The prediction has a mean pLDDT of 85. The RNA shown here (small-subunit ribosomal RNA) has 1480 nucleotides and comes from an invertebrate metagenome. Rfam family: Bacterial small subunit ribosomal RNA.
[in-house]
RNA sequence: AGAGUUUGAUCCUGGCUCAGAACGAACGCUGGUGGCGUGCUUUAUACAUGCAAGUCGAACGAAACCUUCGGGUUUAGUGGCGAACGGGUGAGUAACACGUGAGAAACCUGCCCCUUAGUUGAGGAUAACCAUUCUAACGGAUGGCUAAUACUGAAUAUUGACAUAAGUCUCCUGGCUUGUGAUCGAAAGGCUUCGGCCGCUUAGGGAUGGUCUCGCGUCUGAUUAGCUUGUUGGUGAGGUAGUGGCUCACCAAGGCGACGAUCAGUAGCCGGCCUGAGAGGGUGAUCGGCCACAUUGGGACUGAGAUACGGCCCAGACUCCUACGGGAGGCAGCAGUAGGGAAUAUUGCACAAUGGAGGAAACUCUGAUGCAGCAACGCCACGUGUGGGAUGACGCAUUUAGGUGUGUAAACCACUGUCAGAUGGGAAUAUAAUGAAUGUACCAUCAAAGGAAGCACCGGCUAACUUCGUGCCAGCAGCCGCGGUAAUACGAGGGGUGCAAGCGUUGUUCGGAAUCACUGGGCGUAAAGGGUCCGUAGGCGGAUACACAAGUCAGAUGUUUAAUUUCGAGGCCUAACUUCGAGCUUGCAUUUCAAACUGUGUAUCUUGAAUAGAUCAGAGGUUGAUGGAAUACUUGGUGUAGCGGUGGAAUGCGUAGAUAUCAAGUAGAACACCAAUGGCGAAGGCAGUCAACUGGGAUCAUAUUGACGCUGAGGGACGAAAGCGUGGGUAGCAAACAGGAUUAGAUACCCUGGUAGUCCACGCUGUAAACGAUGUUCACUAGGCGCUUGAGUAAUUGGGUGCCGCAGCUAACGCAUUAAGUGAACCGCCUGGGGAGUACGCUCGCAAGAGUGAAACUCAAAGGAAUUGACGGGGGCCCGCACAAGCGGUGGAGCAUGUGGUUUAAUUCGACGCAACGCGAAAAACCUUACCAGGACUUGACAUGGAGUCGCCGCUACGAGAGAUCGUAGUUCUUACUUCGGUAAGCGGCUCACACAGGUGCUGCAUGGCUGUCGUCAGCUCGUGUCGUGAGAUGUUGGGUUAAGUCCCGCAACGAGCGCAACCCACGUUCUUAGUUGCCAUCAUUAAGUUGGGCUCUCUAGGAAGACUGCCGAGGACAACUCGGAGGAAGGUGUGGACGACGUCAAGUCAUCAUGGCCCUUACGUCCUGGGCUACACACGUGCUACAAUGGACGGUACAAUGGGUUGCCAAAUCGCGAGAUGGAGCCAAUCCCCAAAGCCGUCCUCAGUUCGGAUAGUAGUCUGCAACUCGACUACUUGAAGCUGGAAUCGCUAGUAAUCGUGGAUCAGCAUGCCACGGUGAAUACGUUCCCGGGCCUUGUACACACCGCCCGUCACACCAUGGGAGUUGAUUGGACCAGAAGUCGUUGAGCUAACCCGCGAGGGAGGCAAGCGCCCAAGGUCUGAUGAGCGACUGGGGUGAAGUCGUAACAAGGUAGCCGUAGGGGAACCUGCGGCUG
Repeated sequence: AGAGUUUGAUCCUGGCUCAGAACGAACGCUGGUGGCGUGCUUUAUACAUGCAAGUCGAACGAAACCUUCGGGUUUAGUGGCGAACGGGUGAGUAACACGUGAGAAACCUGCCCCUUAGUUGAGGAUAACCAUUCUAACGGAUGGCUAAUACUGAAUAUUGACAUAAGUCUCCUGGCUUGUGAUCGAAAGGCUUCGGCCGCUUAGGGAUGGUCUCGCGUCUGAUUAGCUUGUUGGUGAGGUAGUGGCUCACCAAGGCGACGAUCAGUAGCCGGCCUGAGAGGGUGAUCGGCCACAUUGGGACUGAGAUACGGCCCAGACUCCUACGGGAGGCAGCAGUAGGGAAUAUUGCACAAUGGAGGAAACUCUGAUGCAGCAACGCCACGUGUGGGAUGACGCAUUUAGGUGUGUAAACCACUGUCAGAUGGGAAUAUAAUGAAUGUACCAUCAAAGGAAGCACCGGCUAACUUCGUGCCAGCAGCCGCGGUAAUACGAGGGGUGCAAGCGUUGUUCGGAAUCACUGGGCGUAAAGGGUCCGUAGGCGGAUACACAAGUCAGAUGUUUAAUUUCGAGGCCUAACUUCGAGCUUGCAUUUCAAACUGUGUAUCUUGAAUAGAUCAGAGGUUGAUGGAAUACUUGGUGUAGCGGUGGAAUGCGUAGAUAUCAAGUAGAACACCAAUGGCGAAGGCAGUCAACUGGGAUCAUAUUGACGCUGAGGGACGAAAGCGUGGGUAGCAAACAGGAUUAGAUACCCUGGUAGUCCACGCUGUAAACGAUGUUCACUAGGCGCUUGAGUAAUUGGGUGCCGCAGCUAACGCAUUAAGUGAACCGCCUGGGGAGUACGCUCGCAAGAGUGAAACUCAAAGGAAUUGACGGGGGCCCGCACAAGCGGUGGAGCAUGUGGUUUAAUUCGACGCAACGCGAAAAACCUUACCAGGACUUGACAUGGAGUCGCCGCUACGAGAGAUCGUAGUUCUUACUUCGGUAAGCGGCUCACACAGGUGCUGCAUGGCUGUCGUCAGCUCGUGUCGUGAGAUGUUGGGUUAAGUCCCGCAACGAGCGCAACCCACGUUCUUAGUUGCCAUCAUUAAGUUGGGCUCUCUAGGAAGACUGCCGAGGACAACUCGGAGGAAGGUGUGGACGACGUCAAGUCAUCAUGGCCCUUACGUCCUGGGCUACACACGUGCUACAAUGGACGGUACAAUGGGUUGCCAAAUCGCGAGAUGGAGCCAAUCCCCAAAGCCGUCCUCAGUUCGGAUAGUAGUCUGCAACUCGACUACUUGAAGCUGGAAUCGCUAGUAAUCGUGGAUCAGCAUGCCACGGUGAAUACGUUCCCGGGCCUUGUACACACCGCCCGUCACACCAUGGGAGUUGAUUGGACCAGAAGUCGUUGAGCUAACCCGCGAGGGAGGCAAGCGCCCAAGGUCUGAUGAGCGACUGGGGUGAAGUCGUAACAAGGUAGCCGUAGGGGAACCUGCGGCUG
């Protein structure tokens, strides 16, 4: 510091996700040691048991015990001090609670310190105790005795209290100092070594601690906007330690609030902690400061201090005891228990240390604290060995089978001893004693590599790869995404990577995220400028001078606790940890200085702004009047059959006279031309003409005021269309509605009608794509060309409005003095998509609705600009038997053949738009053959290898069988050596066992190879350069031209490659070479080129030549090229082939072959017989033959080429009506053989189901073959079906072509109407490119990129999820009113009771007190009535998600009616229509 993810790719916007750090954590797997820390985050839930606050006998009496009689010990009680500290928790609290800084001249302060003066003298009780007595208990009652440092008077006393005078000070409600006074107020003793010590009282001061007040800071919500009656203030009183409405009486009517009151929700606050570069964000465990609380609520008492965690009283809930009368209790102290929970420890040791309470002290108490225990919960440190060791062992994994990896890793050899263990010593923590931890830390010795490694990950991000299993299953996943038979992504193994006593996962926080942007973002099109203006508060504000010093700058002082963090040192072996010092504590307060800037005040200025004068332009606004054209209607005339309307029609109107036309009248609405790229207005918007009233603007010239300005939250006004209310008006147009069409349907588009409405007046609504999708104002920053309106004679100079363009900006598109540039001021708005501008609430509205405006849930995108393609019922140019022009067909018939379907035991398999269907198959009777039935075989029909055995195999004969096969009999290997016994090798058979064979079994979506197709279309690319942020562009586009990206010219391109063309083959002309089997002109010869002879010719087959727009003319840019011409056998690629760019279709083929993987192995292999592939209601494709006279039949007669032939072609001759048979000459072929038909010359047929047509069928035959039944071809005779030129539709062909005629070949025993070739005869037409189909180039739009067979919208149906409404219902919080009123303070009464003081001889009385009663206040409780936010809820609304459901096709292309916005109506649904607006 970044990365992944939207796309085919790109840049941007923008969200989601990851890598980091952290944690009081939890969970999973694993776990050796030590140090230092940390440990109920949840139920402030309930608690058994023990402990956590006592102490003092030197305050007091008493009792018991001990006694060395001196005394000591123990303690219930009185008394004192403490228990208000320490410890816990975070419920409440949004507050002077906390933080920070001030103030208290408005206060208190026990113990402690300093100082001052004292401590005189009396009195009456009381607990304990004793006696009696009540009670279950807790606890009392009565009588009697007694003490004090307990209690009460009295004396004395100041610098005390109170009152008052003077002085002085200050912050002038007062403080301080000094006086005055008929005023008021103290005390306690104990111990003693007799020195004193500890106490007590008064007063002043200090210290400490507390209390109160104030400034500033301190969460969220405005879908909480008004709150408040002790409320705000005053006077007086009461109360308090003290100020104060703190409380009360009276008076006034204030106080708070948009700088957020009130209300609601949430929350203890801080030092700090985590993160971050910082600013910030999050957090408030442990440690420290403050606050609050102590079962819930209320209350006071005591006290220096409490409204008191381990005190009291009352009320409530709960628990326990009970003799039912009544009592007891409060772990949010330390342990511990139950419960809750993902989750958090021992009912430990000790007061040795540090501190606390009491005490004179010893000492006692102390779950504070110090320690130990448990827990990898965290941080830090250490270890689990070290060195050598290659046959690179075994095993495992993998493999191309050779090897490679694990891997110096192990074994093995040598060495060491940290930790743990054992033994022995042994601190510090305490400077004299005292050690819980503890025989601990540490040290020494000993033995032995021995006891000590796991976890996660390995597709990318992100370091790390292979095998097997699985087969969209099981599963993984942080995001993108993996898995549908070859998964580096699942599971396992091997290997590797990372970290390591841990490693992962989950959760949370910050970071990355500049993704709320102060530092540090944006708003034309991505989310985002308010519809416009005015204007309040607020914010900001021209020039000069002076003053002040609020902001600002600088210094000083105080404070900013400690700890933490940072730096420098020190101590534990190091580190963590800890100690010391420094720094920091960015803040606040006080004070001093400065005076530029901001501010404030004063004075001045004119340039901002405004006013006055003159002139000017204008659809600016309101009101009234008025004009012509058009339209409709009405009346009359002329006139006759149609009009109207559409793509075409129909509805409609018209013989009752329309349309058309002439004249007249009536009505309402809108204003042609001018007219514009124009003008005006703040925006919406504004258009005939005239008049009245009226707003704003511009220019020019001078003068005046003197900053009067800009913006503008709330607020106010204006605000298209539609819509609403009331009343008018209604010609045209026209939602709704009706009818006619279109259509599968047509609730639409089109047509005919037509109502609201459109118009006017008054009122409401307040929204639009209210758009420049661009807030207002000011300043600055190159130009060029227009339009409009002023000034100026002009040059020129102002205002407005447009286009182009530089710098600059922008993601790009683009903007560019009318900024989207550079700056300033103020306002509004945005923060992923959907849910949703929805719900709820509130405000406004008559309503429609408008404004404000969420969440749950869901997705990983949604989006902008630009790029390349593809596509378009977009455009331009061009081509093709694409159409057109022609010729002939198919589709109708019969048959052949292929396919589908059906059937079947099987009808083997494949091929399916073009580009499957006379296709694989260039030959299914058996075989082929893969299918079916049956019969057989199991190392196999075929290959290689081992062992044994035999000499076979084969042939011949016989028998069984459908055959395969089985049985019997006979016959029977080769070579070399040889001791002739044999041995060895080869070959072959059989038997046995195992490796294996075999598979037309699956996957063409694992593949190779081959092929089809677009398409013989003219395209497809690259290097360098240039342009662009980039994808990409340029080149390859443009102007011409071509069959062609063919060529020329131009050009930021210059070149090049694969394609095109040419090179290759055949045909066409000529020459040359060579003449046998070919040929025959000349010479002989024959029946015949038959023979001699010859090689001129034909022909054969080698080699050459020839054609190149080369020449001429015209056109054209003088080019390329085109047109015409000459010559030529051939002329503009001469004709025909072969040849198929980059690529597309997961196109076809695992059944040609090859091949990965999977599957079968007495069968999915192999052999055999028979059957099937040939079935047959039917549908389709491709063909043949026809329907006839351009024909058929018969007779005669002529002319080819390519080919083939020994398992062959087969001549002559003979026989047969014929297929054919006999026959055998010739030929391994330019030698022999197989070879034409249409045509031509005649005759018959004369338009008919025929002398057309030949299907079907019968009979008889021929040929092939082991065999023609299923199931061959052919022949003869007989039979003689459909069919008379073929609907919609559709195919081929542009010249030696179509059409027509026959011939040959492959396959093949036999079988062709198919296929591939060959020649004979031999046409018609093409104006042309509008249209159909396909293709090429350029351009345009796009929401497509699997690319239009695309994408995509809404209703309906089903499932699930969250949510709104909902009769109600449940509990919670809270307001108001009322009832009630415990305990208690205060007030009052106090006739009852009453030791101290007073009076009194006494009795008694008084003062004072107590009980009891009453009153105010008031907790719980109760009643009524509101509000708020929750839970549930029949039913219901929309929303989201879901696999391939239904209906349509709305949007994206001109999306087939351009789309969208607002509004209104309508409709199953997307939507349609009206009105106005926008261009996206």